[in-house]
Molecule: c-di-GMP-I-GGC riboswitch aptamer
Organism: Planctomyces sp. SH-PL62
RNA sequence: ACUCGAAAAGGCAAACCCGUCGCGAGGCGGGGACGCAAAGCUAUGGGUCUGACGCGUCGCAACGUGCGCCGCAGCAGAUCGCCUGGCUACCGAAA
Numbered sequence: 001a002c003u004c005g006a007a008a009a010g011g012c013a014a015a016c017c018c019g020u021c022g023c024g025a026g027g028c029g030g031g032g033a034c035g036c037a038a039a040g041c042u043a044u045g046g047g048u049c050u051g052a053c054g055c056g057u058c059g060c061a062a063c064g065u066g067c068g069c070c071g072c073a074g075c076a077g078a079u080c081g082c083c084u085g086g087c088u089a090c091c092g093a094a095a
Base pairs, nucleotide, nucleotide: 003095004092005091011036012035016031017030018029019028020027021026034081040087041086042085045083046082047079048078049077050076051075054072055071056070058068059067060066061065
C1' cells in the first nucleotide's frame, strides 16, 4: 500500500408522520431509526416502477365509434437502500 472488517470516534438514515415540488413513479426539507463499511458520487447494462401515445385481447356502452382492464413494443422519466459497471473516501485489530 492492497485485500479485508475487530474496536473506537464520527457518519448515513428504511418504514411511518408533517411540509413542499411533481400528472405520476418519486425528489427536497424537518421529525423518526429498520438497517448500512461505501446506505458517498455516477442511470453504463439489466431489473422494478411511472406517464402519454400506438398496437392487440377481453369487457361495457353502442354503431361516429367511445370508455375501461390486462398484455406488448418503442419513447420520455423515476429508483444507486435491487443487481452490475465506473470514480472517490474515514479508522486500523486479526488474517